[in-house]
RNA sequence: GCCUCGAUAGCUCAGCGGUAGAGCACAGCUUUCGUAAAGCUGGGGUCGACGGUUCAAAUCCGUCUCGAGGCUCCA
Numbered sequence: 001g002c003c004u005c006g007a008u009a010g011c012u013c014a015g016c017g018g019u020a021g022a023g024c025a026c027a028g029c030u031u032u033c034g035u036a037a038a039g040c041u042g043g044g045g046u047c048g049a050c051g052g053u054u055c056a057a058a059u060c061c062g063u064c065u066c067g068a069g070g071c072u073c074c075a
Stems, first nucleotide, its partner, number of pairs: 001071007010024004018055001026042005048064005
């Protein structure tokens, strides 16, 4: 320098055009003499950044940033 993959909730990840979810964690409630476990409910993300396409973008296209892996030494 080139190629591939990844970046989404506090953490691990799903979702790959129709307006964002799960598990764990956290808070409340039920249960218990109490704690834990279990059950129910809830809060929490403008999807790495900036542009573009579209009626509509986390999803498609471009550039960049960060992370992981691979290839090359030609002039």